Description:
Predicted 3D model of a 72-nucleotide RNA (transfer RNA) from a mouse gut metagenome. RNAcentral holds the sequence, with entries from MGnify. Its Rfam family is "tRNA". Rfam classes the family as a transfer RNA.
RNA sequence: GGGGCGUAGCUCAGCUGGUUAGAGUGCUUGCCUGUCACGCAAGAGGUCGCGGGUUCGAUACCCGUCGUCCCC
Numbered sequence: 001g002g003g004g005c006g007u008a009g010c011u012c013a014g015c016u017g018g019u020u021a022g023a024g025u026g027c028u029u030g031c032c033u034g035u036c037a038c039g040c041a042a043g044a045g046g047u048c049g050c051g052g053g054u055u056c057g058a059u060a061c062c063c064g065u066c067g068u069c070c071c072c
Base pairs, nucleotide, nucleotide: 001071002070003069004068005067006066009025010024011023012022018056027043028042029041030040031039049065050064051063052062053061
């Protein structure tokens, strides 16, 4: 100098800009069971790395910046 990635505690989806931001796992509570586990149900948990821009509207586009990985 060039490129990829950054979304829930963890692993990730989301992409042609528009419905309320989701899944699995974990966590909490309840059911089930003699108890635990398993199973079932419900719930909590997010400034979508940060700042700015474009737009009626941005997780998604543009610029800058931080972190991380790869290449030169």